[in-house]
A computed fold for an 81-nucleotide RNA from a Candidatus Bipolaricaulota bacterium, annotated as c-di-GMP-I-GGC riboswitch aptamer.
């Protein structure tokens, strides 16, 4: 450095529910298991969803998503250079 989850020991936690924060998207905590070899972090670029002004529409700006995509930084084991 670069493959790989078969072995070991593991880890994380989708949909749902409950309580709770948020206008909302969604967050958080607990149960709970789809999946996950980085589903450890990082809104940096793209996507995508929410958000104002009677209502509608629109999204400058603001904000969410890290398990949509690329990135950037870390890192258990085993093979192999």
């Nucleotide at each position: 450095c670069c493959u790989g989850a078969a072995a070991a020991g593991g880890g994380c936690g989708a949909a749902c529910c409950c309580a709770u924060c948020g206008u909302a998207a969604g967050g958080u905590g607990g149960g709970g298991g789809c999946g996950c070899a980085a589903a450890g972090c990082c809104g940096c670029g793209g996507g995508u969803c929410c958000u104002a002004a009677a209502g509608a529409g629109u999204a400058c700006g603001g904000g969410a998503u890290g398990g949509c995509c690329g990135g950037g930084c870390u890192g258990c084991c085993a093979g192999g250079g």

The coordinates come from a structure-prediction model, not an experiment, and the mean pLDDT is 83.